[in-house]
This record gives sequence, structure tokens and C1' cells, in this order.
RNA sequence: UCAGACGGCUGGACGGCCGCUGCCGCGAUCAGGGAAACCUGGCGGGAGAGGAAAGUCCGGGCUCCAUGAAGGCAAGGCGCCGGGGAAAUCUCGGCGGAUCGGCUGGGAUCGGUUCAGGGAAAGCGCCACAGAAAUCAAACCGCCGCGCUUUGGCGCGGCAAGGGUGAAACGGUGGGGUAAGAGCUCACCGCUCCGACCGCAAGGAAGGGGGUACGGCAAGCCCCGCCUGGAGCAAGACCGAAUAGGGACACACGUUUCACUCCGGUGAAACAGGCGCGCCUUCACGCCGAUGUCCGGGUAGGUUGCUUGAGGCGCCGUGCAAGCGGCGCCCUAGAGGAAUGGUCGUCGCCUGCGUCGUUCCAUGGGACAAUGUGGGACAGAACCCGGCUUACAGGCCGUCUGACCUU
Repeated sequence: UCAGACGGCUGGACGGCCGCUGCCGCGAUCAGGGAAACCUGGCGGGAGAGGAAAGUCCGGGCUCCAUGAAGGCAAGGCGCCGGGGAAAUCUCGGCGGAUCGGCUGGGAUCGGUUCAGGGAAAGCGCCACAGAAAUCAAACCGCCGCGCUUUGGCGCGGCAAGGGUGAAACGGUGGGGUAAGAGCUCACCGCUCCGACCGCAAGGAAGGGGGUACGGCAAGCCCCGCCUGGAGCAAGACCGAAUAGGGACACACGUUUCACUCCGGUGAAACAGGCGCGCCUUCACGCCGAUGUCCGGGUAGGUUGCUUGAGGCGCCGUGCAAGCGGCGCCCUAGAGGAAUGGUCGUCGCCUGCGUCGUUCCAUGGGACAAUGUGGGACAGAACCCGGCUUACAGGCCGUCUGACCUU
């Protein structure tokens, strides 16, 4: 310098004309509409779509409902350690596993990527096909010894080191040993147990013991530990108006005592029973048409919730970081079938095609400048906020990898 990958920021600027919505002030004891609640109308000021507003995958704030407490069951979620945070299956750092790169005889160290990262000796289940054999399994090719032999081979015994199949074959390399082999034996490594010392911890680890194994899958069921009410702004609240305080079925309406009595019953207390949570038990509290199912009727108007927030921006401090603290400034949409727009002009950036010139290489291309013309991303708030995921033309910046040139 060029190319690729990943990440961050941005994702047009200015001016004129016309239009829309909210808020504030004036007009205003105004005018119009409406049955009412209420709505609409003029002038001026100032404000008016996102980094994802998308997905609706998580978590909350807020609102309403459900009686609460303890214990258990079911259902769902999470799962290494330490921090951040309101919380999150989120996020930061670290540990461990896997993998890649460089270096290297091998390894250690370094850097990157990734992990639904507790338990496989509590139990059950699965490992297709291929293969001799897929868990306390196993001999297809083969190696060795002995015997026979028609010299092609056959039988008996030993082997699991070599080859094959496979994702995976009961440790790896080398030496010794053996008829041939085998952790049979030894060294190193792997594995397993103990472990000074280091670390808040997950963990690491000097050194030592053991020839040392019964593999993998729990994003299979399961086991262990921890956590968890439901519904959602069409939540809710208020105002106005209207209707049928409707009907049917099922179940329940118990016992004792006292008082009253029109002798039909009524009221109170106690006991019993029932209802109130996804289910069960105990206790407390409340209720006793506590209910369940079906049919039918009225209202679908207006206001509010509704934007000052776990808020934004800047600076300083602190921390490896995520973040936290302090100071200062700012108010930055609130529609209600859904406003935030339309049009004209100038400039800027990128790009396709053409024209004209300059320049380089050499017959066809590249670079630069001027000019004409066309095009320029993903995409629109709907109660609000934190995360995750997905989409994105162009421009700027950074990290990593590779190539080339120079020093």
C1' cells in the first nucleotide's frame, strides 16, 4: 500500500413556500356542535420517529385480581467461581474442557475461537450401519509352536503386538522379555489416589504411591441443589346515557340452646358442614346463595392512565472490565385508525453510463480532473425501561490475518 474477516460511530446539510399534531400564553363570562359528559375554532411562542422504533425471545416498573402462613406434591426454569445490575436464560473478569495459529524433537509459554460447564459407582435406556466383537465383548486377515501331507494345504494348541471395519475396539512411545505376544517388566507420558505451597474462590501445584480402565450419551428419562401466584394499558380509574335488580337447571339451606311470635316462622349464640390457593394437610381470617352451567337484555359515548424517567448530555475521579461515584447543564413526541409531511432550489458524499482533456503502461487497460445524465440502505413510536436476536447502500475509525514494497 492492497485484499479479506470482525467490531464501533454515523447514516446527509442549508434555505423558501404550503400543510399536520401536542404544550404554553392571549382572545374569553367568545362563537359553533352535542341529549349529556364533553368536543371544535383564531393569533403568537417553542417542540415533534430509531439504532434498531422490528421480533415478542427473557426480565422488570406500573395496574388490577386472587385471603395469609408453614409443610409436601405437581408443573416450569436455572446449574464452574467471583463481580456488575432493580432483575434477567443478561453482562464483565477469571477457572476448566475442546479446538486453531505461531514456535518446537516433544512439550511448556503466548494469542484467538467456542462451551445448555452439577452427577455416568442410585436406577432405567441408547450406541444404527459396517465389523469377529460396541462393555466386565471379541478372532475376519494374520503371527508362533507341534503333528500330518498328494507340497496345494489340513488338524490341534497359544496370541491380541501388526492389518482391516467403524465416531469410538479395554491406554501411547521406546527398551527388555517371549515359541510368537501381552503392563509380562522397565523408563517417560496419559489415568487414578495422597498432596507441601499459592489463590477470596472455581482451581493450580513441587513431590510421592499404584501397573493402573467398567468407554460415550443426561440439548435421553432420571438424581442433586436453588428459584417461581395470575392477567395485562384492549391493565385500570372517572363522567354521561341506557337496560331486564331477567329466566331455567343442578346443588345447598344441618343439630342444640335461648328470646320473640300472627304458632306459619323470625333473630342470636355454639357445634357441625361447605366455599375462598394448580393439588393435599394443619392453623388463622373472611363468607353462608358462599356457588356451578346454559339462555337472554343494555352500553360499544367522553375524559384520563399518557410521559420527569432504574432519564439524557458533558467533565472529573475510580476500576483489568462490566460499571460505580461526584459536579454541571437539559426537558428532548404523546397520536387515538393513528400527527411528525409535501414541494422547489443550492451544496456535499458514494456509484453506473457517456463526452472531453492530462498522465502511466503498451494496443488494450488504469489513475486524476471537468462536464452531462440516472440511482443511492434497513426501515416508522402507541404505557415505560433493561437485555438478547435479526436487517442495513455508503462514509469514517479500530483490531486481526494474508500478500507486496521500503528501511